[in-house]
RNA sequence: ACGGGCGUGGUGCAACGGUAGCAUACCGGUCUCCAAAACCGUUGAUGGGGGUUCGAAUCCCUCCGCCCGUGCCA
Numbered sequence: 001a002c003g004g005g006c007g008u009g010g011u012g013c014a015a016c017g018g019u020a021g022c023a024u025a026c027c028g029g030u031c032u033c034c035a036a037a038a039c040c041g042u043u044g045a046u047g048g049g050g051g052u053u054c055g056a057a058u059c060c061c062u063c064c065g066c067c068c069g070u071g072c073c074a
Stems, first nucleotide, its partner, number of pairs: 001070007010024004018054001027041004047063005
């Protein structure tokens, strides 16, 4: 440099154009002599910008970052 894939709560994953959800962690509560486990509850996210659309995490363009492959220089 070229080609391909990926980017969503602290973490791991869903949502293939129509209310962004699940698990786990953190925090609070119930329980317990205390704790653990179990159960209940709260908080928290779509990488940046632009476009298409009544409506975008999703489709298009561009930039940024990560991963894989190929190539170039030294």
The RNA shown here (transfer RNA) has 74 nucleotides and comes from a Bacteroidota bacterium. The prediction has a mean pLDDT of 83. Rfam family: tRNA.